A computed fold for a 73-nucleotide RNA from an Oscillospiraceae bacterium, annotated as transfer RNA. Rfam family: tRNA. Rfam classes the family as a transfer RNA. It was read from a public genome assembly. The prediction has a mean pLDDT of 81.
[in-house]
RNA sequence: CCGGGUGUAGCGCAGCUGGUAGCGCGCUUGGUUCGGGACCAAGAGGCCGGGAGUUCAAGUCUCCCCACUCGGA
Numbered sequence: 001c002c003g004g005g006u007g008u009a010g011c012g013c014a015g016c017u018g019g020u021a022g023c024g025c026g027c028u029u030g031g032u033u034c035g036g037g038a039c040c041a042a043g044a045g046g047c048c049g050g051g052a053g054u055u056c057a058a059g060u061c062u063c064c065c066c067a068c069u070c071g072g073a
Stems, first nucleotide, its partner, number of pairs: 001072007010025004019056001027043005049065005
């Protein structure tokens, strides 16, 4: 320099063909226990890497940029 992939909650990931953003772990509160762990119940937490465009509507489509990663030269 050229091409591909990935970027979504604190961490790991899902989100099918554009239509109210979910799962596991973790966290908080309560129950259980002498206490802890385990278990049970409830809850908080994300404007989806940044910007622009298309659309009634964008995590999803298009363009530019950034970061990480794989391959090639």